[in-house]
C1' cells in the first nucleotide's frame, strides 16, 4: 500500500500478502568460470593415520666413515740371487689407539609443549563492553645500560650384571659426564632491619638525600668472529587485582544473610581484600527489584528499517570458559596445564585375573542422531610459529587442491533476413484465429565447451605444492548447453476437455453439487533463469507496545470514594555554586567491516590504498539562560483570624398525626374478596362493610422543583443537643505551607452472615388456585426468612455524567439556588460580582452520534488503565473472609471475525393517517344429501405425464369407445413412419376393385408418368452405402418465448444543483386534497423520465350522410318511400363549464340549475421498476447430457374410467315466491350454418325415421325463448326429490363389452335447508330465467358469450386480511418462514482436580573420607655442609590432624511425565427437550446479590436507561 466483519458506509480492531536475508533443507531442473562458504541435532561414541619439536655449538656413551699410532695376515710390482730363496713392500683384511666427519635412534641436559587449533557445555558474573585506578603487583625470550663470569665437591641416568612381572613397569648392585646438583670467595644504587632529613600525594603512603648493621650470584661451548651465564636498573611486550556505568525474562519469586557485615591480630599470595583463622560488635543487600526460578557465552558485527528501533551472535576478528564427569595439586616467568601428572567416577580395550591402557569440542575419517552439512588429498614453494650459530628440522597452523547451485558475481545455450502466414497442435459462430518470423531455408559468426601450439607473475641468490594452471594464438562444426513456477481478486498472464461438494486446491478472502479462467490435463499466455518453486526462521509493512509515533462518554479501556507515604511535578525578585546543560580541546573509541575516492584481477563479484564516520566515554578549560543546590526576601497560589446568611450534611433523644393490621365491643346480614374470566381463601361459631376505644411496628402524603446537601454510598414528619464542609463580604495575620498520589489507612447502596431484640405491611423459599400442551412462571389466594433497631463482619453494583485530579486560557444566549455591590419612579424593577445547578448555541474537536466555560476545546501536572473475539474474570497459586464468596489473574486449544456510530430497507402480538366487499350492514351461497368432474391415496401389468397456499385441484383437456396416446401386454421393421445427399434399377406407387389371409400389420391380381434440341432431365417408387434420421428421453435451477401474482396497487426512477468523510439524504418530505406521486400551496431545490389520467373500442343522447336481405304513415301482394325502428361511417355532447357555501383570494369539497347522461356517467382493453430460481423442455423454439436392431417406427388388445377412503368445484334437490297438468300462448340478444343448417308434410307415445321446399345467409334453417297466466295438489319423504336398476327402444360410428348419449315404461334412495368454519356481490349488480357457440362422427351439470325478470344493505373504520404514506426500536438483511439461548444424547480435542505412581533439578543436615596442599611428630631412612669423633643442621619416607571430590543416608523444596474416575471448556453435518434475548420480543431489559428450578431462566431487594408508547408538569426553541 491491498485484501477480509456490511445490503451498502464511516470507524475501531484483528488476521493475511506484496519486500528484503539465511551456515538452510526439500521438490523439479542443471552448461561453464571466479570468489566465499559447508553438523545449527548427540560437550554422543570413536577404528586408522597424522596435528610438538627441536638443539652433538650443554654431556656421556654405543653404532658408520676416514685420519694417527701399534699389533698381526695376506701380498702386487722391482732388485739381487747360491734359483731354494732373500729384500724392498704399493695395496688389501682383521684387531687396538688418537684425531676429525656425518647420522641415527634412546637417556642426562636446555628452550617450547601456558603459542598456534578447537567447541560453547557451564555462565545473568566485574563474564562482556566501554572508561578509569594499582601510593596494592608479576613479566621467560627482545632492546638498553652498569657491573661480574673465581675456586671447589658430591652424586646420577643412559649403560653392565642379576632379581620381579604375562604385560605395562619396577627393584637391587657396580662405573661414569655435563649449561644437571651443592658449598666457598667476591658484590651493589638488590633486599632485610633501625633511626635522621627534604619534597611530594585524598588517605593508607610515595619519591629523594647521607650514613650504619645483616646478607644474596654465575657456566660454558665454538669454527676465535662470536654466542652463552649472574646480579642490578630501565624500557617494550604479555598478564594479575580493583572501580564507574551499561548489559534478558518471571511479583502467580518479597524479604535474603553467620564468614554473613564491619572491626583488631595474624596466615597467605607476585599483590589488595573474610581470600583463610582466632576474638569482638550487629551489621549488610532489598519495591530505583534483593533472593529465588527459567533462559543465555559477550562484543566489534551481521540482517531489516526512512529513522528511532526490533532479531541475530554462523564465516572473519577481540575477550571469556572449557577440554569424557568431579576434585587436587606439582613444574614453570607464565597452567591448576586439549595431544602432562595424581585420585574419584561412568564407559572402552588388553590381561596369564594378579593388574594394567585409553580420552577427536585438533586435520582427515567412522558409526550414531537427523530435514542436513565435505577428502582417511598434496606441499611446507609463500605467510607464520617452536627450537637450533647455522644447515637445518617439525608445523592437517597455513597455502592449495578435490566434493555440494549452499550463497554471490559473470558468461553463454546463438545473430540477421526469412510470409505459402507450411506442416502439426489447440480452437472455432466452420468462414476462421493462435502458435508465428516461430521453424523451414539462405547468410553470419565462435563467448564457453572439445582440439593443437606458447605459456607466467607469485622468489631477495637458490627453492613452486598449486600446474603444463591462469592466460594467448590458432583450425574447426550452430554444433554439446531450459527449466521452473504461476495465470479468480490481492497480483503480470484465458481457453477447451474431463470431473461434478467426488477427486482434489487454498497464504487471506474462497473454488468443487454436469456448461469451473480457483481441481486434473492441453494449447496459450505472464514471471524469473541455470536456476525456480515450497518450507522453516527474523525484521519490514505492523503508528498493531506509539521515545520519534496511540489511546480510555458509547469500539478494549477512568480505580466506587476520600485521606495521606515515597516519589514526580511546581509561584514571583536578588545572590552564590556548577550536578544536569552548551561551548573548545585533548585522550580514546582495535583491524576488518560500513560510507565517499581511487587503484588491482578482461567487468562484476572480490582484493589493495586513502579518508571519513564509529552519534560513546573520559580528562581539562570556560559559560551561567534554563532546571537543581544553597542563602535572603516578596505575596498573586495556599491556609489563618472577623462578619454574615443557606441546606433532606452527619450523630444521639424525645414528640407528632394520617393510613394498614390485629383485640375489644356496638350496628347489621349474607356474602366478601379477588380475576380476562376464574378458583384457592374468609364468611350464619356472624365475614366484607360502618361506628367507638385500644395496640403494635414501620414510613413520613401535599409542601417537592433537571429545588438543595455531602468525596462518593447517600440524605426529606416536628423539636432540641453536639458537630463536620462549602459560600459571600473583609483584606488584619502566615510566606509556597501547593498540585498528584504507588503502596498504605478510612468510608462504601441493596444482598448476605453472625450474636441478641423486634415484627404492622410487604415478601425470596415454600403451599394452594388458575392459565397452558406442558407452566417447577407471568395472574390470584396465603405465606417463612428478611425488610427494622443495637453491636460486629462482607467490600461487592449500570457503584454510571459508562466522562480521574488540579491549574490556565477559549464567542454568546436563556432559566434556576445562595451571597454582595450600585442604580431607580421601590410590596417591584434594571445592571453589575462571586459560588452552585440546568437548557439552546460559535469556533474547535469528534468515526459518528455528539461535547461546547460543569469540554469530550486549546495547553500544563500527577495517577489509573487499554492492545482481536472466545477460552475467562475462569483454573492453579497467594492474600483476606466465620462463609457465601472478594482481590490478584493464565494457558493450552479454538474462529476470521468480534465490535463501535450512522444508512437503506425489512420487520414489530410499536405509534399515526389512508385505502381496498377488508370488516360491519345486507342478499344468495359452501362445508350435511345422492350424483357429475378434477386431485390425493390405494390398486394395477399400465392405471402416461404436468400443475402442490393465496397465484394446484369442471386447471393443461374447446370435449380418452378405436385415433387420440406419450402408458401397459403381445408381435413387426432397423438408413427407418419424416428431411437432405450418393449409387443402381424401375417407370411407377397411391386410390378404387377383386381374391386370399392374420388378433393386427400382410400377401396376390387388375389397372399404369411429363417435357424433350432424343443426348437427357425432372419427377416417383424399389434396392443399397454412410452421412444421418428420430426421441411426449432428462434438466423451467442452463434458456428464449408466453403466462400467473403481489395489483389497476400508486408507486418506481433520473438528470443538474445542494447537504454529508461516506452508504445516502434532497427533490418524493410537510399543510391541504384526490381514485390516483391528482392537484394545489409551501421547501434547496430546479426539471425530467417509466407508471396514474387521457389518446382506443363497447354502451347511453342526438345530429347528418348511406340505405337492402332492414322498416312501413302506402288495406293486401308487387312497386314505391326511407319518416321511423334499425344497420354503419362521420360528428355534437360533459369541462366542477354556470350559480351558491365552505376553504387559505389555492387545489378542491358541497348543494343547485341546465341536461340523455355530473363530477374518471358505466364496461372493456391497456398492467409501471420490480418480487416470487412462481410455472411450463409435454404447444413451440433451444445450449448440454442420455438412447441408437431402441427411450426410435409401426400395429394388436387392454389402461388413462380401477375404489375401503380423503378434499376441492360444479350441477340438482330437499319444496307451496314450490310441483304438475292444461290452455292463453306474449316479448328477446347473440350466434352458428355445404361431409352443413335443415322448413313444410308424413310415421312413431317419443328419442327418432322417411322426404326434402330454402339457404355459402339483416334474405332460408338451427328457432321452441324460458320464467309469465290460469287450475289443481295443501305439508306429507308427499304430485316434493330424483339416484339406483329392470325392460324396451333410438342415434352416431369399422366397433358403443370394459366405456357413448338419448326416449319410453316401471322401480323410486339419500336428502325435511346443514356443526366448527367459510365464500360471493354494492346495480342493470345479487338472485333467478332460458338461448347460443367453440370442441365434435357422437358425446356437456364444465368452459366462453347472449339477453329477460329484477332487489336489500353500507351507522361507521374499533376489530380481522391485504395494501400505502410518514415516524418509531432492532442483536434482522436468505430480510420474522428472520435471528438465536442453555441442558440432554453423540463424536473429536486441549485443559484442571485426582488416590496415588515414576523421573529430573538446586540447595540443605548427617556420614564416610580418595588425590592433594598446609600444619605437627616422639618412628625410619639419610652423598655435598658443620664437626677429630660421637653427633647436628637439614631432607626424606611413615604416622596423627583441618580442610576435602565422589559416594551413603534423610527430611522438605520445586519441576516435569503419568492415572481409575471427575470437572467445566472447545468444535462439529445434523439430532431431543424448550423459547431466555433482539420489536413494548409478547412479564421492557441489563447489574450487584440471595434463594429456587430439566434448562434456556424464575421471584425477592437496591441500582441504571444502554427501554418502547401515551398523558401530566416544569423547562427550552419559534
Nucleotide at each position: 500500500g491491498a485484501g477480509u466483519u456490511u445490503g451498502a458506509u464511516c470507524c475501531u480492531g484483528g488476521c493475511u500478502c506484496a519486500g528484503g536475508a539465511u551456515g538452510a533443507a526439500c521438490g523439479c531442473u542443471g552448461g561453464c568460470g571466479g570468489c566465499g562458504u559447508g553438523c545449527c541435532u548427540a560437550a554422543c561414541a570413536c577404528a586408522u593415520g597424522c596435528a610438538a619439536g627441536u638443539c652433538g655449538a650443554a654431556c656421556g656413551a654405543a653404532g658408520c666413515g676416514c685420519c694417527u699410532g701399534g699389533c698381526c695376515c695376506c701380498g702386487a710390482c722391482u732388485u739381487c740371487u747360491u734359483c731354494g730363496g732373500a729384500a724392498c713392500g704399493a695395496g688389501g683384511a682383521g684387531c687396538c689407539u688418537u684425531g676429525c666427519g656425518a647420522c641415527u635412534g634412546a637417556g642426562u641436559g636446555g628452550c617450547g609443549g601456558a603459542c598456534g587449533g578447537g567447541u560453547g557445555a557451564g555462565u545473568a558474573a566485574c563474564g562482556c563492553g566501554u572508561g578509569g585506578g594499582c601510593a596494592a603487583c608479576c613479566u621467560g625470550c627482545c632492546u638498553u645500560g652498569c657491573a661480574c663470569u673465581g675456586g671447589g665437591g658430591g652424586a646420577u641416568a643412559a649403560c653392565a650384571g642379576c632379581c620381579a612381572g604375562a604385560a605395562a613397569u619396577g627393584g637391587c648392585u657396580g662405573c661414569u659426564a655435563a649449561u644437571a646438583c651443592c658449598g666457598c670467595a667476591u658484590a651493589a644504587g638488590a633486599c632485610c632491619g633501625a633511626a635522621g632529613c627534604g619534597c611530594c600525594g585524598c588517605a593508607u603512603g610515595g619519591c629523594g638525600c647521607g650514613g650504619c648493621g645483616g646478607c644474596c650470584a654465575a657456566a660454558g661451548c665454538c669454527c676465535c668472529g662470536g654466542c652463552g651465564g649472574u646480579g642490578c636498573a630501565a624500557g617494550a611486550u604479555g598478564g594479575g587485582c580493583c572501580c564507574g556505568c551499561g548489559u534478558c525474562u518471571g511479583a502467580u519469586u518479597a524479604g535474603g544473610u553467620a564468614g554473613u557485615u564491619g572491626g583488631c591480630g595474624g596466615g597467605g599470595u607476585a599483590a589488595c581484600g573474610g581470600c583463610c583463622c582466632a576474638c569482638c560488635a550487629a551489621g549488610c543487600c532489598g519495591a530505583c527489584g534483593a533472593u529465588c526460578a527459567g533462559u543465555a557465552g559477550c562484543c566489534g558485527a551481521c540482517c531489516u528499517g526512512a529513522g528511532a528501533g526490533g532479531g541475530u551472535g554462523a564465516c572473519c576478528g577481540g575477550c571469556c570458559a572449557c577440554a569424557u564427569u568431579g576434585g587436587g595439586a606439582c613444574u614453570g616467568a607464565g597452567a591448576c596445564a586439549c595431544g602432562g601428572c595424581c585420585c574419584a567416577g561412568a564407559c572402552u580395550c588388553c590381561u596369564a585375573c594378579g593388574g594394567g591402557a585409553g580420552g577427536c569440542a585438533g586435520c582427515a575419517g567412522u558409526g550414531g542422531g537427523g530435514a542436513a552439512u565435505a577428502u582417511u588429498g598434496c606441499a611446507c614453494a609463500a605467510u607464520g610459529g617452536g627450537g637450533g650459530a647455522a644447515a637445518c628440522c617439525c608445523u592437517g597452523a597455513u597455502g592449495c587442491a578435490g566434493c555440494g547451485a549452499c550463497g554471490c558475481c559473470g558468461c553463454g545455450u546463438g545473430a540477421a533476413g526469412g510470409a505459402u502466414g507450411a506442416a502439426g497442435u489447440a480452437u472455432u459462430u466452420c468462414g476462421g484465429u493462435a502458435u508465428g518470423u516461430a521453424a523451414a531455408c539462405u547468410u553470419c559468426u565462435a563467448u564457453c565447451a572439445g582440439c593443437a601450439g606458447g605459456g607466467a607473475a607469485g622468489a631477495a641468490g637458490a627453492u613452486g605444492a598449486c600446474g603444463g594452471u591462469a592466460c594467448c594464438u590458432g583450425a574447426c562444426u550452430a554444433a554439446g548447453a531450459a527449466g521452473c513456477c504461476c495465470c479468480g481478486g490481492c497480483u503480470a498472464a484465458c481457453u477447451a476437455c474431463g470431473u461434478g461438494c467426488c477427486a482434489g486446491c487454498a497464504g487471506c478472502c474462497g473454488c468443487g453439487g454436469u456448461a469451473a479462467u480457483a481441481c486434473g490435463u492441453a494449447g496459450g499466455g505472464g514471471g524469473c533463469a541455470a536456476g525456480c518453486g515450497u518450507u522453516a526462521u527474523c525484521c519490514g509493512g505492523a503508528u498493531u507496545u506509539a521515545c520519534u509515533g496511540g489511546g480510555u462518554g458509547u469500539a478494549a479501556a477512568g480505580g466506587g470514594a476520600g485521606c495521606g507515604u515515597a516519589g514526580a511535578c511546581g509561584g514571583c525578585g536578588a545572590u552564590g555554586c556548577a550536578g544536569g546543560c552548551c561551548a573548545g580541546a585533548u585522550g580514546u573509541g582495535a583491524a576488518a567491516g560500513c560510507c565517499c575516492g581511487g587503484g588491482g584481477c578482461u567487468c562484476a563479484a572480490c582484493c589493495c590504498c586513502g579518508g571519513g564516520a564509529c552519534u560513546g566515554c573520559a580528562u581539562u578549560u570556560g559559560g551561567a539562560a534554563c532546571u537543581g543546590c544553597g542563602u535572603g526576601g516578596c505575596u498573586g497560589g495556599a491556609g489563618u483570624g472577623u462578619c454574615g446568611g443557606a441546606g433532606a450534611g452527619g450523630c444521639a433523644g424525645g414528640c407528632g398525626g394520617a393510613a394498614u393490621u390485629c383485640c375489644u365491643a356496638g350496628u347489621g346480614u349474607a356474602g366478601c374478596g379477588g380475576u380476562g374470566a376464574a378458583a384457592u381463601g374468609c364468611g350464619u361459631a356472624g365475614a366484607u362493610a360502618u361506628u367507638a376505644g385500644g395496640a403494635g411496628g414501620a414510613a413520613c402524603a401535599c409542601c417537592a422543583g433537571u429545588g438543595g446537601c455531602g468525596a462518593a454510598g447517600g440524605c426529606g414528619g416536628c423539636c432540641u443537643g453536639c458537630u463536620g464542609g462549602a459560600c459571600g463580604a473583609u483584606g488584619a495575620c502566615u510566606g509556597a505551607c501547593g498540585u498528584u498520589g504507588a503502596g498504605g489507612c478510612u468510608c462504601g447502596a441493596a444482598a448476605g452472615c453472625g450474636u441478641g431484640g423486634g415484627g404492622a405491611g410487604c415478601a425470596a423459599a415454600c403451599a394452594g388456585g388458575a392459565u397452558u400442551a406442558g407452566a417447577u412462571a407471568c395472574c390470584c389466594u396465603g405465606g417463612u426468612a428478611g425488610u427494622c433497631c443495637a453491636c460486629g463482619c462482607c467490600g461487592u453494583a449500570a457503584a454510571c455524567g459508562a466522562u480521574g485530579a488540579c491549574u490556565a486560557c477559549u464567542a454568546g444566549g436563556u432559566g434556576u439556588c445562595g451571597g454582595g455591590u450600585g442604580g431607580c419612579a421601590a410590596g417591584g424593577c434594571c445592571a453589575u460580582u462571586c459560588g452552585g445547578u440546568g437548557c439552546c448555541g460559535c469556533a474547535g474537536c469528534a468515526a459518528a452520534c455528539g461535547c461546547a466555560a460543569u469540554a469530550a476545546g486549546u495547553a500544563g501536572u500527577c495517577c489509573a488503565c487499554c492492545u482481536g473475539g472466545g477460552g475467562a474474570g475462569u483454573a492453579c497459586g497467594u492474600u483476606c473472609g466465620c462463609a457465601a464468596g472478594a482481590a490478584u489473574g493464565a494457558a493450552a486449544c479454538u474462529c476470521a471475525a468480534a465490535g463501535g456510530a450512522a444508512u437503506u430497507g425489512a420487520c414489530g402480538g410499536g405509534g399515526a393517517c389512508c385505502c381496498g366487499c377488508a370488516c360491519a350492514a345486507g342478499c344468495g351461497g359452501u362445508g350435511g344429501a345422492g350424483c357429475a368432474u378434477g386431485u390425493g391415496g390405494u390398486u394395477u401389468a399400465a392405471u402416461u405425464c404436468g400443475a402442490a397456499g393465496c397465484a394446484a385441484c369442471g386447471c393443461g383437456a374447446a370435449g380418452a369407445a378405436c385415433c387420440u396416446u406419450a402408458c401397459c401386454u403381445g408381435a413387426u421393421c432397423u438408413u427407418g413412419a419424416c428431411a437432405u445427399c450418393c449409387c443402381g434399377a424401375u417407370g411407377c406407387c397411391a386410390a378404387a376393385g377383386c381374391g386370399u389371409g392374420u388378433a393386427a400389420c400382410g400377401c396376390g391380381c387388375u389397372c399404369u408418368u411429363u417435357c424433350u434440341u432424343c443426348g437427357g432431365a425432372a419427377c416417383a417408387u424399389c434396392g443399397g452405402u454412410g452421412a444421418c434420421a428420430g426421441g411426449u428421453g432428462g434438466u423451467g435451477c442452463a434458456u428464449g418465448g408466453u403466462u400467473g401474482u403481489c395489483g389497476u396497487c400508486a408507486g418506481c426512477u433520473c438528470g443538474u444543483g445542494u447537504c454529508g468523510u461516506g452508504a445516502g439524504a434532497u427533490g418524493u418530505u410537510g399543510g391541504g386534497u384526490u381514485a390516483a406521486g391528482u392537484c394545489c400551496c409551501g421547501c434547496a431545490a430546479c426539471g425530467a423520465g417509466c407508471g396514474c389520467a387521457a389518446c382506443c373500442c363497447c354502451u347511453a343522447u342526438u345530429g347528418u350522410u348511406a340505405g337492402u336481405u332492414g322498416c312501413u304513415a302506402c288495406g293486401c301482394a308487387a312497386g314505391a318511400g326511407c319518416a321511423c325502428u334499425c344497420u354503419a361511417g362521420c360528428g355534437a355532447g360533459a369541462c366542477u363549464g354556470c350559480c351558491g357555501u365552505u376553504g387559505a383570494c389555492a387545489a378542491a369539497a358541497c348543494g343547485g340549475a341546465g341536461g340523455a347522461a355530473g363530477g374518471u356517467g358505466g364496461g372493456g382493453a391497456c398492467g409501471a421498476c420490480g418480487u416470487c430460481a412462481a410455472a411450463u423442455c409435454a404447444u413451440c423454439a433451444u445450449g448440454c447430457c442420455c438412447c441408437u436392431u431402441a427411450u426410435g417406427u409401426c400395429c394388436u388388445g387392454g389402461g388413462c374410467u380401477a375404489c375401503g377412503c380423503a378434499c376441492g368445484u360444479a350441477a340438482u334437490a330437499c319444496a307451496a315466491u314450490g310441483g304438475c297438468g292444461u290452455c292463453c300462448a306474449a316479448c328477446a340478444a347473440a350466434g352458428g350454418g355445404a361431409a352443413g343448417c335443415a322448413a313444410a308434410g308424413c310415421c312413431g307415445c317419443g328419442a327418432g325415421g322417411c322426404a326434402g321446399a330454402g339457404c355459402a345467409a339483416a334474405u332460408c334453417c338451427c328457432c321452441a325463448a324460458a320464467a309469465g297466466a290460469c287450475g289443481u295438489c295443501u305439508c306429507a319423504g308427499u304430485u316434493c326429490g330424483g339416484a339406483u336398476u329392470g325392460c324396451a327402444g333410438g342415434c352416431u360410428g369399422c366397433a358403443a363389452c370394459u366405456c357413448g348419449c338419448c326416449u319410453g315404461u316401471a322401480u323410486g334412495a339419500a336428502g325435511u335447508c346443514g356443526g366448527a368454519a367459510u365464500u360471493g356481490c354494492u346495480a342493470g349488480u345479487a338472485a333467478u330465467c332460458g338461448u347460443g357457440g367453440a370442441u365434435c362422427a357422437g358425446c356437456a351439470u364444465g368452459c366462453c358469450a347472449c339477453g329477460g325478470u329484477g332487489a336489500a344493505u353500507a351507522c361507521g373504520u374499533u376489530c380481522c386480511c391485504g395494501g400505502g404514506c410518514c415516524u418509531u426500536g432492532u442483536a434482522c438483511a436468505c430480510a420474522c418462514c428472520g435471528c438465536c439461548c442453555g441442558u440432554c444424547a453423540c463424536a473429536c480435542c486441549a485443559u484442571g482436580a485426582g488416590a496415588g505412581c515414576c523421573g529430573g533439578g538446586a540447595a540443605c543436615a548427617c556420614c564416610c573420607g580418595a588425590a592433594g596442599u598446609c600444619c605437627g611428630u616422639a618412628g625410619u631412612c639419610u652423598a655435598a655442609c658443620c664437626g677429630c669423633a660421637a653427633g647436628g643442621a637439614g631432607g626424606a619416607c611413615g604416622c596423627g590432624g583441618c580442610c576435602g571430590a565422589a559416594g551413603g543416608u534423610g527430611g522438605g523444596u520445586u519441576u516435569g511425565g503419568u492415572a481409575a474416575u471427575u470437572g467445566g471448556g472447545g468444535u462439529g453435518a445434523g439430532g431431543u427437550c424448550g423459547u431466555a434475548a433482539c420489536a413494548a420480543g409478547g412479564u421492557a431489559g441489563c447489574c450487584g446479590u440471595u434463594c429456587g428450578a430439566g434448562a434456556a431462566c424464575g421471584a425477592g431487594c437496591g441500582g441504571c436507561u444502554g427501554g418502547a408508547u401515551c398523558a401530566c408538569c416544569u423547562c427550552c426553541u419559534u

The prediction has a mean pLDDT of 83. Predicted 3D model of a 1518-nucleotide RNA (small-subunit ribosomal RNA) from an uncultured bacterium. Its Rfam family is "Bacterial small subunit ribosomal RNA".